Small-subunit ribosomal RNA from an uncultured bacterium, 1496 nucleotides, folded computationally.
The sequence is in RNAcentral, with records from Greengenes.
Rfam family: Bacterial small subunit ribosomal RNA. Rfam links the family to the GO terms ribosome and structural constituent of ribosome.

[in-house]
RNA sequence: UUAGAGUUUGAUCAUGGCUCAGGAUGAACGCUAGCUACAGGCUUAACACAUGCAAGUCGAGGGGCAGCAUGAACAAAGCUUGCUUUGUUUGAUGGCGACCGGCGCACGGGUGCGUAACACGUAUCCAAUCUGCCCGCGGCUCGGGGAUAGCCCAUCGAAAGAUGGAUUAAUACCCGAUGGCGUGGUUUCUCCGCAUGGAGUUUCCACUAAAGGUUUUCCGGCCGCGGAUGAGGAUGCGUAUGAUUAGGUAGUAGGCGGGGUAACGGCCCACCAAGUCGACGAUAGCUAGGGGAUCUGAGAGGACGGUCCCCCACACUGGUACUGAGACACGGACCAGACUCCUACGGGAGGCAGCAGUAAGGAAUAUUGGGCAAUGGAGGCAACUCUGACCCAGCCAUGCCGCGUGAAGGAAGAAGGCCCUACGGGUCGUAAACUUCUUUUGUCAGGGAAUAAAGUCGCCCACGUGUGGGCGUUUGCAGGUACCUGAAGAAUAAGCAUCGGCUAACUCCGUGCCAGCAGCCGCGGUAAUACGGAGGAUGCGAGCGUUAUCCGGAUUUAUUGGGUUUAAAGGGUGCGUAGGCGGGCCGUUAAGUCAGCGGUGAAAGUUCCCGGCUCAACCGGGUCAGUGCCGUUGAUACUGAUGGUCUUGAAUGCGGUCAAGGUAGGCGGAAUGUGAUGUGUAGCGGUGAAAUGCAUAGAUAUGUCACAGAACUUCCGAUAGCGAAGGGCAGCUUGCCGGGCCUGCAUUGACGCUGAGGCACGAAAAGCGUGGGGAUCAAACAGGAUUAGAUACCCUGGUAGUCCCACGCUGUAAAACGAAGGACACUCGUUGUCGGCGAUAGACAGUCGGCGGCUGAGCGAAAGUGAUAAGUGUCCCACCUGGGGAGUACGGUCGCAAGGCUGAAACUCAAAGGAAUUGACGGGGGCCCGCACAAGCGGUGGAGCAUGUGGUUUAAUUCGAUGAUACGCGAGGAACCUUACCCGGGUUAGAAUGCAGGAUGAGCAUUGCCGAAAGGUGAUGGUCUUCGGACAUCCUGCGAGGUGCUGCAUGGUUGUCGUCAGCUCGUGCCGUGAGGUGUCGGGUUAAGUCCCAUAACGAGCGCAACCCCUACCCUCAGUUGCCAGCUGGUAAAGCAGGGGACUCUGGGGGAACUGCCUGCGCAAGCAGAGAGGAAGGCGGGGAUGACGUCAAAUCAGCACGGCCCUUACGUCCGGGGCGACACACGUGCUACAAUGGUCGGCACAGAGGGCAGCCACCUGGUGACAGGGAGCUAAUCCAUAAAGCCGGUCUCAGUCCGGAUCGGAGUCUGCAACUCGACUCCGUGAAGCUGGAUUCGCUAGUAAUCGCGCAUCAGCCAUGGCGCGGUGAAUACGUUCCCGGGCCUUGUACACACCGCCCGUCAAGCCAUGGAAGCCGGGGGUGCCUGAAGUACGCGACCGUGAGGAGCGUCCUAGGGCAAAACUGGUGACUGGGGCUAAGUCGUAACAAGGUAACC
Repeated sequence: UUAGAGUUUGAUCAUGGCUCAGGAUGAACGCUAGCUACAGGCUUAACACAUGCAAGUCGAGGGGCAGCAUGAACAAAGCUUGCUUUGUUUGAUGGCGACCGGCGCACGGGUGCGUAACACGUAUCCAAUCUGCCCGCGGCUCGGGGAUAGCCCAUCGAAAGAUGGAUUAAUACCCGAUGGCGUGGUUUCUCCGCAUGGAGUUUCCACUAAAGGUUUUCCGGCCGCGGAUGAGGAUGCGUAUGAUUAGGUAGUAGGCGGGGUAACGGCCCACCAAGUCGACGAUAGCUAGGGGAUCUGAGAGGACGGUCCCCCACACUGGUACUGAGACACGGACCAGACUCCUACGGGAGGCAGCAGUAAGGAAUAUUGGGCAAUGGAGGCAACUCUGACCCAGCCAUGCCGCGUGAAGGAAGAAGGCCCUACGGGUCGUAAACUUCUUUUGUCAGGGAAUAAAGUCGCCCACGUGUGGGCGUUUGCAGGUACCUGAAGAAUAAGCAUCGGCUAACUCCGUGCCAGCAGCCGCGGUAAUACGGAGGAUGCGAGCGUUAUCCGGAUUUAUUGGGUUUAAAGGGUGCGUAGGCGGGCCGUUAAGUCAGCGGUGAAAGUUCCCGGCUCAACCGGGUCAGUGCCGUUGAUACUGAUGGUCUUGAAUGCGGUCAAGGUAGGCGGAAUGUGAUGUGUAGCGGUGAAAUGCAUAGAUAUGUCACAGAACUUCCGAUAGCGAAGGGCAGCUUGCCGGGCCUGCAUUGACGCUGAGGCACGAAAAGCGUGGGGAUCAAACAGGAUUAGAUACCCUGGUAGUCCCACGCUGUAAAACGAAGGACACUCGUUGUCGGCGAUAGACAGUCGGCGGCUGAGCGAAAGUGAUAAGUGUCCCACCUGGGGAGUACGGUCGCAAGGCUGAAACUCAAAGGAAUUGACGGGGGCCCGCACAAGCGGUGGAGCAUGUGGUUUAAUUCGAUGAUACGCGAGGAACCUUACCCGGGUUAGAAUGCAGGAUGAGCAUUGCCGAAAGGUGAUGGUCUUCGGACAUCCUGCGAGGUGCUGCAUGGUUGUCGUCAGCUCGUGCCGUGAGGUGUCGGGUUAAGUCCCAUAACGAGCGCAACCCCUACCCUCAGUUGCCAGCUGGUAAAGCAGGGGACUCUGGGGGAACUGCCUGCGCAAGCAGAGAGGAAGGCGGGGAUGACGUCAAAUCAGCACGGCCCUUACGUCCGGGGCGACACACGUGCUACAAUGGUCGGCACAGAGGGCAGCCACCUGGUGACAGGGAGCUAAUCCAUAAAGCCGGUCUCAGUCCGGAUCGGAGUCUGCAACUCGACUCCGUGAAGCUGGAUUCGCUAGUAAUCGCGCAUCAGCCAUGGCGCGGUGAAUACGUUCCCGGGCCUUGUACACACCGCCCGUCAAGCCAUGGAAGCCGGGGGUGCCUGAAGUACGCGACCGUGAGGAGCGUCCUAGGGCAAAACUGGUGACUGGGGCUAAGUCGUAACAAGGUAACC
């Protein structure tokens, strides 16, 4: 000293990217803002600059004297008569502009252009160097000379300035003297060093110094030595990026000699000579000042270089030198260039990257401030002067630190806001008010610093003559500031962001995929904690957010610390160069390594400690650290180096053995095709089916012969073998070449492993060049099919090609795969096989090398792997770092081409991808069910009508239901009502109801007028009471009402999968996990029913059973039911007495369980025309519907959240509509007839209903029905079934079938049958003669057929629905197929789950990008021409006594011009592909066997 989270999925694990939370900043922007201290403040245009200031100083170097002051002299004026003023003169004095001279100006200050370099950092070296001022030591300071600026005069010029003349000084300049040191040459000796070499000593020769000032003391000057400081040079190491920059280089690398420099050097030159740098990255490109440090990080590291310090570079751009100790010189010079300014147009002037400031640029960065008081610097003896260095102040929340905006009490929990389940509660909230207290800050008043030490001056002291000390004095910008004291007074002071998850903080309203938000995931389509507002909350706080950038998180470039079977990633393979790594033993060495010591690693900063500002930030002192470099001494295990040795690694020899190993040649057979010929006749061929094609000119088939090319394929043959390796290798045989393995012995002695570049192979195909060959097969192509199309799949043909031969190319380009680089060592078992050894017995075991299977530990995300590792280790190489763009573009390189290798970016996405899991799905598989098919019977689809729906129409045709699972459904009753719709007329606390208060006396009955009615307006009659009131009407108040919307906010209910056999849980076990197991397997069942087996054992919801009806029996009880026996009685009749037998009714009970037998079976169970039984294997039927699915249906049955309407979307009324009608569909009815119609006669049910009812019976009517009228509140009455049976008639016809439609006449219900009822009678008499494709129901008391009843209801549009009984079949071989379902398994790119997913062209919009005739730029280089200033050199007749100079020339160069190339950028008609987008067009390629397996 190391924290994680969100996001790929239905879920999971792992991979992997994206994103967030942290810290930081010279910041900027938005909102906001009280104060102090400290720090910081053009990151852009090294863009351009107005104005002022930023470097001067010395009069103790000098000549002098403009200006100032003083003195003196003179003159004048005033008057206080010795003063003032003025003028003139005077360098006499203080001083001093300009000038000569000295020193400084090379420091300080600014900036980061350039620079990839000895620039910087660090270390070392200079025996190859210089150094003004400063310090120490030694010595010296003699004599002389001529000029020149200034001043004066004159001239030119607009100016800047220049020229000429005269005169003059010096610490300016020159000459001479003296010389030691030094330098050069020469000579001797000694010592030393890492090389050249150095130091010292010695002889002689040559050359070279100086300056005075001040004054009594100092300051200087010259020579030399030494020190210090500073500078110069050399070297090791370190120090950005890309190889899509691979070769660079002519003064280039070196040598000899010289020049030059303080000094080394190719720095420069002549000559000699051909080197030198580079894969350990030269050269060229691009980017960049470097470091101390700073930020971040656990660290390693990454990023960065602003302020401060060190170094470098630069000073408008480029070049050049001069002066000087030092410069190639920011505020110096010259030249060239660009720009700006002045000008009299002739010429001139300038350089803020100093401090302020201006303009511009920009998101953005301050005052044209004060002071030299302090620190520091220059000059000076000093005083002092100068100093935009510096010290201060100003501006800016730019940062960091600190302080404040009050504290305590205070519940009626005030008002108000907001929210809610709303007479109430919650919250803001002790918050406020109110009481008490405090006074930082601010305001006012008063006091008031330190920073000052030193120096100056004065006095004193010590030594000694200028140093030190003491005392006093003087000097403060900041500043009347900090600080202190006092006064009044809560008084002067809070915001910003956020509140879906990450992430701390939730509600209401508005909005309605709009407006908007968003860092990622994602919010918003009418209930948004995600938008906007509000209330509240959270976070931070004089700040808070946002943006930008850096590090972190990211072990996501992995040294610490990653990977490569399938996620991205092993090179196609080998040989091998460099390089890396390397066996045993002994010795030497000490390079790496380790240790001790020394030097260095500046300061600041960082760490820690202490201290100073009231604290802190900040500052001061100390300390550690600074992981580094250098030196030195030692250690020697390991590595290296070196010497020796060994045999086990490696290799070789002798022996044996094995194989489709390679290559060149020869031979062979079968098959295919073709040709010839024989036999033979009508087809062959081909397919799902066909057709094209071939064939009577004789095919196919078959026999014989021949030819051709190609491939080796019968058997052997294999899960086999061989190959250095990969491609690959198969008849037999010959030659040549190579290899593995085994055994024993011998030899060499580490000779090894890997392998960037390189080289070779790379004959699996395809492809290319030239020539040959050409049977088969077969891209392209043609034809035939298929199809919506079919440029395909299928078929018939068929060319390149295939193959071979010869010579080449491509050369890896293949999913070249075990998707697995090579080598070595080590690590449980088991089973097979090939070759050898060994052994022998035909066996078994052993051993070496190969090829396989299963498995343990371990590993792995899992799948899996597992001595042939994906285990454990070592070494080397290759490769990966999100998906798409893209293996594309550009460049380079290889290739004949096709193309290969190398290989990006912009832009875009929040994923892409792996393994496994659960589902779902499959034109995957297995097993099994179901009226699912099949087998049957009857229907539908055709007709007419009924009914529902769509559509259309309409003022309205109210609304809902819409595949299965809507459509005779909600409707179990639409003429009004219903009614929700339309038109019209009314009404507004309302049509209904409740509560409270008040009034009235009602209500009700009869009735008038207006009106279509609702309603309005009258009249008459008339209350009850236990006196509390009840009831009714009216008025008022409070609650209204809505079939308006949302079934995608809901409850409840329902449909469907499906009465299918499933759906789950607990514990245990397995798996990192999702999850699995159980529930799978073998049997069995209608069934997850049961049995067996079993890491499962149990359990729940379902199944079954329990319930009801029905079938048989028993028992109990008999009225309204029944009637056998007895009696009575009738025309007859349970009619009556009676009976309790029977039927029946309705209460209870029994009975069926594979219980019994036989067979099969472990069992469960199955089978039997089994027995028995009314019933037999679930006896028949019903009720009963698991977890769930369809956002399935219903807000219009009801309920309910939210929204909406309120003289209307409420409500009342009249009328209309829901009944429309060219059409289309569903469900039905009736038919089409003789198994029938019709007429007559005769018979047998069950269930249910009935008093505003069912209605016997009688009368009338043809009839519906009407008028009378008994019975029945029902086992009592209503009350008769029909098909059937018997008989008659009809005789196959649109009919005696069929009844639609229409006409007429009626009946009934009802206020009312026009729209729009049913029924009756008479008449009419349509379509229809059994129904296309198709489709529905049904497996037994079923289908079919026949009638009866009920609900609703005044009536009825009922042919519907729900029930009831009567008559009463046929068929099921079977599970291939269609549909639905269950279980197991398999594949999957699906998970909204196949009605899924998804690909490509085209069309449209937007974006970035490649190519492109060209066009426009940029930096650098090359060649040629020209060439300023300037150094050097040469000349130098002119100037000068001289030194020297003017002038001229040569070389070189900045710059300019010309030229041809290379590189790089912008732009470009047109063009190429790519990405994204609402999703449009065409198809269906992929994912399932994806419907032709897919892919390379």